[in-house]
RNA sequence: GUCCCCAUAGUUAAGCGGAUAUAACGAGGCUUUCCUAAAGCCUAGUCGGUGGUUCGAUUCCACCUGGGGAUA
Numbered sequence: 001g002u003c004c005c006c007a008u009a010g011u012u013a014a015g016c017g018g019a020u021a022u023a024a025c026g027a028g029g030c031u032u033u034c035c036u037a038a039a040g041c042c043u044a045g046u047c048g049g050u051g052g053u054u055c056g057a058u059u060c061c062a063c064c065u066g067g068g069g070a071u072a
Base pairs, nucleotide, nucleotide: 001071002070003069004068005067006066007065010025011024012023013022018055027043028042029041030040031039048064049063050062051061052060
């Protein structure tokens, strides 16, 4: 240089064009307890960026950025 794959919450992941984007762990609050742990309930928090297609994009397309791999 060329080609391929990946990018969603603090972390690990799901989400094959349409409902309030989902779960686990983690964080905060409450209940329970003499205290802690465990358990139960509740809350906050996420689509890498810019364009395009579409009535509608996390999803499809292009480019950029970052990460990983193959090849010489």